Source information
Predicted 3D model of a 72-nucleotide RNA (transfer RNA) from Accumulibacter sp.
RNA sequence: GUGUGGAUAGCUCAGGGGUAGAGCGAUCGGCCAAACGCCGAUAGGUCGCGGGUUCGAAUCCUGUUCCAUACG
Numbered sequence: 001g002u003g004u005g006g007a008u009a010g011c012u013c014a015g016g017g018g019u020a021g022a023g024c025g026a027u028c029g030g031c032c033a034a035a036c037g038c039c040g041a042u043a044g045g046u047c048g049c050g051g052g053u054u055c056g057a058a059u060c061c062u063g064u065u066c067c068a069u070a071c072g
Base pairs, nucleotide, nucleotide: 001071002070003069004068005067006066007065010024011023012022013021018055026042027041028040029039030038031037048064049063050062051061052060
């Protein structure tokens, strides 16, 4: 330099056009003699960044940044 894959909650990851989710973690409450165990609830997101297509984009197209990998 070229190709391919990836970037979504504090962490690990789903979701591939129609209101963004799970597990773990956090906070609050409950159970228990008690808890770091169990149960419930709540909070937490400009979906890497810009542009385009669309009634509607995390999702499709395009540019770009970073990471991984293959080739040279």